RNAcentral holds the sequence, with entries from ENA. This is a predicted structure of a 370-nucleotide RNA (Bacterial RNase P class A) from Tepidiforma bonchosmolovskayae. A source record names the gene rnpB. Rfam family: Bacterial RNase P class A. By type it is a ribozyme. Rfam links the family to the GO terms ribonuclease P activity, tRNA processing and dimeric ribonuclease P complex.
RNA sequence: CCAGCAGGCCGGGCAGCCGCUCCCCGUUCCGUGCGGGGAGAGGAAAGUCCGGACUCCACCGGGCAGGGUGCCAGGUAACGCCUGGGCGGCGCGAGCCGACGGAAAGUGCAACAGAAACAUACCGCCUCCGGUCGCCUCCGGCGGCCGGCGGUAAGGGUGAAAUGGUGCGGUAAGAGCGCACCGGCGUCCCGGUAACGGGGCGGCCGUGCAAACCCCACCCGGAGCAAGGCCGAAUAGGGGAGGAGGGUGCCCGGCCCGCCAUGACUCCCGGGUUGGCCGCUAGAGCGCGCCGGCGACGGCGCGCCCAGAGAGAUGGCUGCCGCCCCGCCUCCGCGGGGUACAGAAUCCGGCUUACAGGCCUGCUGGACGC
Repeated sequence: CCAGCAGGCCGGGCAGCCGCUCCCCGUUCCGUGCGGGGAGAGGAAAGUCCGGACUCCACCGGGCAGGGUGCCAGGUAACGCCUGGGCGGCGCGAGCCGACGGAAAGUGCAACAGAAACAUACCGCCUCCGGUCGCCUCCGGCGGCCGGCGGUAAGGGUGAAAUGGUGCGGUAAGAGCGCACCGGCGUCCCGGUAACGGGGCGGCCGUGCAAACCCCACCCGGAGCAAGGCCGAAUAGGGGAGGAGGGUGCCCGGCCCGCCAUGACUCCCGGGUUGGCCGCUAGAGCGCGCCGGCGACGGCGCGCCCAGAGAGAUGGCUGCCGCCCCGCCUCCGCGGGGUACAGAAUCCGGCUUACAGGCCUGCUGGACGC
C1' cells in the first nucleotide's frame, strides 16, 4: 500500500429572525394574558417479535388441554437475549454460521425411478436336482443350453439416499464369517463443574425425516396505561325513606276507620355523558474512577437530572462553515448537485429491520522497500 475480519463510536456545526410544548420566577384574588429565565427525539424513538416492571381481575393444591423453549456452564428482574466453552459445517486465515434432546416406544411419509425405501431380489454369482446337446481315456467324467428347489447380497442397474467403509483371508458363491485399520455404538479408566475429549476392551453395527404426529425435560393464570384510580355538573333518568291533600279498589251509595297502589314535594344513595386531575416519568437511570471476573456482568465511591404532549410540541426561513460527488483547472481555486434512515406517547431489557457519509482500536492474508 492492496484485499479482508472483529469490536466500538459519530451521524452535521455556529449565528440571526419568527413560532410550538412543559417547568420556574414576577404581575394578577384565581384563571387567562404579559415579561424574564430554563429544558425539549433516536441509534434505531420503527416492526410490536420475545422478556419484565406496574395495574386490575381470578386463584387451596395437583392434573388435562393449549402454547413455548431444547448441547453445557455462567450472567440477568426475566428472556426465545448476552458471554464463555463443546460439537458439526464453511473459510488459506483473522473469523463466520448452526431449533444442536430422542428415529431398535409407537404411528406416518420418502415424488420419479427402482426388485426392494423396512425386510425386498430385476440382471448377476453359486451348490444341488431334472431334461437335452456335444466331447473324452465311455458302469463314469467334463462342458454348453433350458427348467426347478435353494443359498447369496460380492458385482451391475435405479435413486437424493440401498443397510458400516477399505483391504486381506475365507467360502460352492458370498457375508463382521474371521482379521487389520478407520467410523459408529456400548462399557471401563483418565481429564474436565459440565457439554465433551483421550485411551483400553467388546464384532455390538437394519436408511433418512421429529421447523411430521409423537416421546422426554423445563417454563407459562388472563387482560392491558383506552391498565387502573379520584372529582364530577346543567338536563334527563334509576333505587330507598318520609309524605300534606286528593283519587281508586276491598264494599251498591254516603260517612268514619283500616289497608294497597300512584303520588307533587323533601332527604339520602348509586350509576353515568361532556370534562378536569392522578397514574406520568428519578429510573433494573446516566457519566467518571477504582476493585472482582477471560467475558457477559457485578460491587463500591463521587458527580449529575436528562421531553412528558393528549389530536398530540420538538418546526420554518436566511447567512456562513464543514463533509461527499461531478465538471473546469498545473496548483491555488471556481461552478453545479447532494447531506441519509427516521421521529417519543406508561416505562425498562433484548431481537429484527432501515440508514447519505465518516472516525477509532485490534487482528488476518498478500505485495514492495530497508